A computed fold for a 72-nucleotide RNA from a Candidatus Peregrinibacteria bacterium, annotated as transfer RNA. Rfam family: tRNA. The family's RNA type in Rfam is transfer RNA. Model confidence (mean pLDDT): 82 of 100.

[in-house]
RNA sequence: GCCCUCGUAGGUCAACGGAUAGACCGUCAGCCUCCGAAGCUGGAGAUACAGGUUCGAUUCCUGUCGGGGGCA
Numbered sequence: 001g002c003c004c005u006c007g008u009a010g011g012u013c014a015a016c017g018g019a020u021a022g023a024c025c026g027u028c029a030g031c032c033u034c035c036g037a038a039g040c041u042g043g044a045g046a047u048a049c050a051g052g053u054u055c056g057a058u059u060c061c062u063g064u065c066g067g068g069g070g071c072a
Base pairs, nucleotide, nucleotide: 001071002070003069004068005067006066007065010025011024012023013022018055027043028042029041030040031039048064049063050062051061052060
């Protein structure tokens, strides 16, 4: 330098182009308890960035950035 692949809550992962982007763990609050743990209920929290295609993009296309791999 070229090619492939990945990038989504604090963490690990989902989401045939179409419903309010979900789950588990964690976290916060409440309930429960003498106090905790456990349990139950509820809350907050995310699509790497910029464009494009489309009625509609986490998904498709282009570029950039970052991680991993391959070739030279």